[in-house]
RNA sequence: GCCCCUAUAGCUUAGUGGUUAGAGCAGCUGCCUCGUAAGCAGCAGAUCCUGGGUUCGAAUCCCAGUAGGGGCU
Numbered sequence: 001g002c003c004c005c006u007a008u009a010g011c012u013u014a015g016u017g018g019u020u021a022g023a024g025c026a027g028c029u030g031c032c033u034c035g036u037a038a039g040c041a042g043c044a045g046a047u048c049c050u051g052g053g054u055u056c057g058a059a060u061c062c063c064a065g066u067a068g069g070g071g072c073u
Base pairs, nucleotide, nucleotide: 001072002071003070004069005068006067007066010025011024012023013022018056027043028042029041030040031039049065050064051063052062053061
């Protein structure tokens, strides 16, 4: 220098054009317990890496960039 992959709650992730962006763990509240843990019920938490574009509509498609990983020279 070129090519490929990845980027979504604190963490691990689902979602591949259609309207509430879903789940598990963690957190908080309540129930249960003498108490704690476990269990059960509920709550809160992500404008989807950044900037543009396409579209009636974008986490999703296109372009550029940033970061991480891998390959080639």

Model confidence (mean pLDDT): 81 of 100. This is a predicted structure of a 73-nucleotide RNA (transfer RNA) from a Candidatus Woesearchaeota archaeon. The organism belongs to Candidatus Woesearchaeota, within Archaea. It matches the Rfam family "tRNA". By type it is a transfer RNA. The sequence is in RNAcentral, with records from ENA.